[in-house]
Model confidence (mean pLDDT): 77 of 100. Bacterial large signal recognition particle RNA from a Solirubrobacterales bacterium, 265 nucleotides, folded computationally.
RNA sequence: CCGUGCUAGGCGGGGAAUUAGCGGUGCCCUGUACCCGCAAUCCGCUCUAGCGGGGCCGAAUUCCCGUCUGAGGGGCCGGCGCUCGGAGCCGGGCCGCCCCGGACGGCGUUGAAGGCCAGGUCCUGCGCAGUGGCGGCCUGUGAACCAGGUCAGGUCCGGAAGGAAGCAGCCUUAAGCGGUAGCCGCCAUGUGAUGCAGGCAAGCCUGGCCCGAGCCGGCCGCGGCGGACACGUCCGGGCACCCCGUCUCGAGGAUGGGUGCACGG
Repeated sequence: CCGUGCUAGGCGGGGAAUUAGCGGUGCCCUGUACCCGCAAUCCGCUCUAGCGGGGCCGAAUUCCCGUCUGAGGGGCCGGCGCUCGGAGCCGGGCCGCCCCGGACGGCGUUGAAGGCCAGGUCCUGCGCAGUGGCGGCCUGUGAACCAGGUCAGGUCCGGAAGGAAGCAGCCUUAAGCGGUAGCCGCCAUGUGAUGCAGGCAAGCCUGGCCCGAGCCGGCCGCGGCGGACACGUCCGGGCACCCCGUCUCGAGGAUGGGUGCACGG
């Protein structure tokens, strides 16, 4: 140096999460690098850290270490945007009131604003009318007998003259049952205006008197006060993005170095 057979070792790795910790199944990133069974209300282990069974490669492009590069993930700081809740001091705009200024308009010596008096509107009481109810007057009907008048017939008394009771009928009427308009009386009142009295006294309207020159309206502008809103603002939370920052983990790639045993030639 070559050949043969073995051993160490390899047959993916990483991130977050979970875990006392490690690894796996699951999720994510790389990437293509054996198979079967177990496994997230977990499965198996204990710093020698998956367990059990089987297969392939095998001392080097494949193992180990270092250096460089570096996908991607996570944490922190920062930036921008959106959203939820709270605060309501400062700013903006909105509403209302007040003062001042400006330019206008309406009314006013046929009397402004103001003051006084009176009346009404409003409320209550009485009375009145209306309305509703009841009753009476008026009228119709209305009693076989136990209402009245007249009582045919018939009955009774009487020698006769004449008398008596009295059914039906007719008339009138009591209780009752109805009627139409009107009149009278009683009771009631969420009706009402012509009455009388009282109340209220804030507003409005009307009339009279005093007084003697202003009164009212909106618009524009400066300022002040108050209120609502929560747009800007502040506080707290959530979501997404940016990587210019920093820390950490880190696949893959490049490169350098290191590393067995046995036999034979």
A source record names the gene ffs.
Rfam family: Bacterial large signal recognition particle RNA. About the family: The signal recognition particle (SRP) is a universally conserved ribonucleoprotein involved in the co-translational targeting of proteins to membranes.